This is a predicted structure of an 80-nucleotide RNA (c-di-GMP-I riboswitch aptamer) from a Desulfobulbaceae bacterium. Its Rfam family is "c-di-GMP-I riboswitch aptamer". Rfam links the family to the GO term cyclic-di-GMP binding. Rfam's curators write: GEMM was predicted in a large-scale screen for bacterial structured RNA regulatory elements.

RNA sequence: GUUGCAUAAAGCCACAGCCGCCGUGAGGCGGUGCCGGAAAGCCAAGGGUCUUCACUGUAAGGAGACAGUCGGUUACCCAC
Numbered sequence: 001g002u003u004g005c006a007u008a009a010a011g012c013c014a015c016a017g018c019c020g021c022c023g024u025g026a027g028g029c030g031g032u033g034c035c036g037g038a039a040a041g042c043c044a045a046g047g048g049u050c051u052u053c054a055c056u057g058u059a060a061g062g063a064g065a066c067a068g069u070c071g072g073u074u075a076c077c078c079a080c
Stems, first nucleotide, its partner, number of pairs: 001080001003079002012037002017032006035068001041073003046070002048066006
C1' cells in the first nucleotide's frame, strides 16, 4: 500500500418474517430472528430506485426516503 480474504485468532453487523411505537407514505426506531456480509463501518450536495405534493396549467419541478442499489470515504487481524 485497502492488494488479497487462502489460513488462523479476536471479533463485528443483522436479510426476510413477526411484535410494539413513529410517519399520509417510501420508510425509521426497539425487541425477536439469523438470509447473508472482508467493510452489511460512515457519507443523501454524484448516479439510481422509491414516496409524496397540483385543481388555471405544469410532476422534466418542490419536499422527503433508501447506504444490504451503484458510488465516495475511513479501517482490524493475517498473508503478500
NCBI's taxonomy places the organism under Bacteria, Thermodesulfobacteriota, Desulfobulbia, Desulfobulbales, Desulfobulbaceae. The coordinates come from a structure-prediction model, not an experiment, and the mean pLDDT is 79.